[in-house]
A computed fold for a 265-nucleotide RNA from Promineifilales bacterium (SeqCode), annotated as Bacterial large signal recognition particle RNA. Taxonomically the source falls in Promineifilales (SeqCode) (Bacteria, Bacillati, Chloroflexota, Ardenticatenia). The model forms 91% of the base pairs in the Rfam consensus. Its Rfam family is "Bacterial large signal recognition particle RNA". The family's RNA type in Rfam is non-coding RNA gene. The sequence is in RNAcentral, with records from ENA. A source record names the gene ffs.
RNA sequence: UCGUGCUAGACGGGGAGCUGGCGGUGCCCUGUACCCGCAAUCCGCCAUAGCGGGGUUGAACUCCCCCUUUGAGGGCUGGCGCGCUUGAGACUGCCGAUGCUGAGCAGCGUUGAAGGCUGGGUCCUGCGCGGCAGGAGCCGUCGAACCUGGUCAGGUCCGAGAGGAAGCAGCCAUAAGGCGUCCCUUCUGGGUGCCGCAGGGUUGCCUGGUCGGAGCAAGCUGGCAGAGGCAAGUCGGGUGGCGCAGUUCGACAAGGGGGGCACGA
Numbered sequence: 001u002c003g004u005g006c007u008a009g010a011c012g013g014g015g016a017g018c019u020g021g022c023g024g025u026g027c028c029c030u031g032u033a034c035c036c037g038c039a040a041u042c043c044g045c046c047a048u049a050g051c052g053g054g055g056u057u058g059a060a061c062u063c064c065c066c067c068u069u070u071g072a073g074g075g076c077u078g079g080c081g082c083g084c085u086u087g088a089g090a091c092u093g094c095c096g097a098u099g100c101u102g103a104g105c106a107g108c109g110u111u112g113a114a115g116g117c118u119g120g121g122u123c124c125u126g127c128g129c130g131g132c133a134g135g136a137g138c139c140g141u142c143g144a145a146c147c148u149g150g151u152c153a154g155g156u157c158c159g160a161g162a163g164g165a166a167g168c169a170g171c172c173a174u175a176a177g178g179c180g181u182c183c184c185u186u187c188u189g190g191g192u193g194c195c196g197c198a199g200g201g202u203u204g205c206c207u208g209g210u211c212g213g214a215g216c217a218a219g220c221u222g223g224c225a226g227a228g229g230c231a232a233g234u235c236g237g238g239u240g241g242c243g244c245a246g247u248u249c250g251a252c253a254a255g256g257g258g259g260g261c262a263c264g265a
Stems, first nucleotide, its partner, number of pairs: 001265006009057003012030004020046005034054005063258004068254002073249005079244004083239006091233002093230003098225004103221003107216002115211008123200006129193002132189006139180004148173004156165003
């Protein structure tokens, strides 16, 4: 060096989670890497840390190692930025009843502004007049079996008679009272009046006269203030979202290194 037969090894690995810990089932990554049974109300083990059974390959492209490189993906952080969410209302911003101002516009004003003086009304008191309502009077009408009046038929009584007396019904009239009228008189009252007179008051408002001689006013815009509100900026809390940074584990891959036994030639 070659041939034959073996053995170790290999036939996947990793992350989070679970767990005292390890591995597996399930999830995710890598990417192709035998089969069967077991297992989230978990399963099997104990630092040599899946167990049981079967199979293939086999010392190499294939197995093993690495303070090397690369780096899918996962974990962590009082981290940074963005996003989402929740709250605050100091400051900036926005809205804002209202107040002040009077620069601009519009308006009033020499057919006279502001201001001064002086009347009237609005307000109060009293009186008068009117109106309305009620009572009374006046007026009209009704109104009494007897106990009202007049006249009293008939009848009655007295009288010799002449004559006289009382008097029912009827009729007429009237009392108390009832009803009506609402013209007149009178009394009382008021949620009464385009009324009159007198007195008072006049802060305000309306209106007239007069003096005066140029402002008045605040509707809109502007300016200033502004109770209160909004929450964009700002500040605080939360965040299984996104990106970045740091840190940690790390598959695949690259590079480097290592790699057995027996027999025969």